[in-house]
RNA sequence: GGGGGUGUAGCUCAGUGGUUAGAGCAGUCGGCUCAUAACCGAUUGGUCGAAAGUUCAAUUCUUUCCACCCCCACCA
Numbered sequence: 001g002g003g004g005g006u007g008u009a010g011c012u013c014a015g016u017g018g019u020u021a022g023a024g025c026a027g028u029c030g031g032c033u034c035a036u037a038a039c040c041g042a043u044u045g046g047u048c049g050a051a052a053g054u055u056c057a058a059u060u061c062u063u064u065c066c067a068c069c070c071c072c073a074c075c076a
Stems, first nucleotide, its partner, number of pairs: 001072007010025004018056001027043005049065005
């Protein structure tokens, strides 16, 4: 330099052009217990990497950029 993949909650991930974005774990509160753990219930937490474009509508489609990962080529 060329090609491809990933980016969504503190962590691991799901999701799909459609009207408030989800799960598990973690956190907080409560129940249970002599107590802790486990278990049960409730609850907090996100401008979906950034900026543009298309659309009535974008987390989802397109473009550019950023970060990380993989393959190829080149140089030493």